[in-house]
């Protein structure tokens, strides 16, 4: 150079075209305790950039940009 397959909270995964994007761990806070790294409650926290299809895109289509596998 050529094929392909991936990119969603701090981490690991769902969500296959429909209402506020779940979940577990993680993080704050707050009660709880003699103490918290247990327990329980709350809270914050994300769809890779950009066009396009379409009432409606995490999904479909096309660039780009990053990761990986195979061939050269």
């Nucleotide at each position: 150079g050529g094929u392909c397959c991936c990119g969603u909270a701090g981490u690991a995964g769902a969500a296959u075209g429909g209402a506020u994007a779940c979940u577990a761990c993680g993080a704050a806070u707050g009660c709880c305790u003699c103490c918290g790294g247990a327990g329980c409650a709350u809270u914050a926290g994300a769809u890779c950039c950009g066009c396009g299809u379409u009432c409606g895109a995490u999904u479909c289509g096309c660039g780009g940009c990053g990761g990986g596998a195979c061939c050269a």
RNAcentral holds the sequence, with entries from ENA. Transfer RNA from a Bacteroidota bacterium, 72 nucleotides, folded computationally. Its mean pLDDT, the model's own confidence on a scale to 100, is 81. It matches the Rfam family "tRNA". Rfam classes the family as a transfer RNA.